A computed fold for a 267-nucleotide RNA from an Actinomycetota bacterium, annotated as Bacterial large signal recognition particle RNA. It is recorded under the gene name ffs. Model confidence (mean pLDDT): 80 of 100. The source organism's lineage runs through Bacteria, Bacillati and Actinomycetota. The sequence is in RNAcentral, with records from ENA.
């Protein structure tokens, strides 16, 4: 160097979870790398930990396997952005008040602003009228077994008799009460009047006479000054998360360079 037959060794890997920790089930990357089965209140394990079972295929090569490059991709840590959640204080752009100013808009003004002036009304005081309620006077009605009146049939008393006498019912009337009416008249009230006379207060409000001859006003918007609020936006600051990117680390698949290969018989 062959051939035969073994064996270690291969038939995927790596980030992230997860675990005190190292494999797997989970999820991502990478790309094609034998089948079946059980796995998250999980399984399997023990720095010899890089999985468990149960079957297959490959086998010492160009494969395993180390080293180094390059490099998806995830992980960490700093920082930036944009977005979101919670907190602050109380910056004061929006917000809420107050005071100015009058540019601009709206209202008003020559059917006369603003200002003067005169004299009303609103307002408060007395007195008066009227309306109203109330209460009384008047007036109608009604009102008594008997203890009111009249007049008193019957009856009843007194009398020899003439004739006297009390007196009930019923008729009349009448007292207090009741009721009604109260327009007129008296007396009192008050949530009383588009009412009279008097008198006051006072320029706030309405409305009018004359005088004058162009403003006036401040409801929005805008300016300028105080002040006030955390409700909510907004701008600050803190703090966590999250998206994108830089920048350090870390681990790294697949690729690419080297290096590298066992035992037994026979030629």
């Nucleotide at each position: 160097c062959c051939g035969u037959g073994c064996u270690a060794g291969g038939c995927g890997g790596g980030g992230g979870g997860c675990u005190a920790g190292g494999g797997g089930u989970c999820c991502c990357c990478u790309g094609u790398a034998c089948c079946g089965g059980a796995a998250a209140u999980c399984c399997c394990c023990g720095a010899u930990a890089c999985g468990c079972c149960g079957g297959g295929c490959u086998g010492a090569u160009c494969a395993a396997c180390c080293a180094c490059c390059c490099a998806c991709g995830g992980c960490c840590g700093u920082u930036g952005u944009g977005c979101g959640a919670c907190c602050g204080g109380g910056c004061a752009g929006c917000c809420c008040c107050c005071g100015g100013u009058g540019a601009g808009c709206a209202g008003u003004g020559u059917u006369g602003a603003u200002g003067g002036u005169c004299g009303g009304g609103u307002c408060c005081c007395g007195c008066g009228c009227g309306a109203c309620c109330c209460g009384g006077a008047g007036c109608c009605g009604u009102g008594a077994a008997c203890c009111c009146g009249g007049u008193c049939a019957g009856g009843c008393c007194c009398g020899g008799a003439a004739g006297g006498g009390a007196g009930c019912a019923g008729c009349c009337g009448u007292a207090a009460g009741c009721g009604g009416u109260g327009u007129c008249c008296c007396g009192g009230g008050a949530g009383u009047g588009c009412c009279g006379c008097g008198g006051g207060a006072g320029u706030g409000c309405c409305g009018g006479g004359c005088c004058g001859g162009a403003g006036c006003c401040a409801g929005c918007u805008g300016c300028c000054g105080g002040g006030g609020a955390u409700a909510g936006c907004g701008a600050c600051g803190g703090c966590c998360g999250u998206u994108c990117g830089a920048c350090g680390g870390u681990c790294a698949a697949a690729g690419g360079u080297g290096g590298g290969g066992g035992c037994a018989c026979g030629g």
The model forms 93% of the base pairs in the Rfam consensus.